[in-house]
RNA sequence: UUUUUCCGACAGGGGAGCGCACAGCGCUGAGAGUGCGGGCAACCGCAGACCCUCGCACCUGAUCUGGGUAAUGCCAGCGCAGGAAGUUCGGUCUUUCUCCAG
Numbered sequence: 001u002u003u004u005u006c007c008g009a010c011a012g013g014g015g016a017g018c019g020c021a022c023a024g025c026g027c028u029g030a031g032a033g034u035g036c037g038g039g040c041a042a043c044c045g046c047a048g049a050c051c052c053u054c055g056c057a058c059c060u061g062a063u064c065u066g067g068g069u070a071a072u073g074c075c076a077g078c079g080c081a082g083g084a085a086g087u088u089c090g091g092u093c094u095u096u097c098u099c100c101a102g
Stems, first nucleotide, its partner, number of pairs: 006091004010086001011053004017027004034047005058083003064077004
């Protein structure tokens, strides 16, 4: 100098679906709603948990295509697609090169 593993700090980004006999339980998942506030309700805001920050978070295409399921982005394709928040700081692991000394 290049490559690379993990951890931490600060900052930032993100989603919360499907089904039932719905105080609860079941499916997938890291996460499927824990707390507070607002609302008749649907739901919204803030905080927390979880994941992610050059891309395996997530969004768009998409009321997409194929398969499967009790049902669903459930699985695969699309996808080396188009976007997407630090190419941050500190420590650590691995590899290569150069210089100096013995």

Predicted 3D model of a 102-nucleotide RNA (TPP riboswitch aptamer (THI element)) from Paractinoplanes abujensis. It matches the Rfam family "TPP riboswitch aptamer (THI element)". Rfam links the family to the GO term thiamine pyrophosphate binding. The source organism's lineage runs through Bacteria, Bacillati, Actinomycetota, Actinomycetes and Paractinoplanes.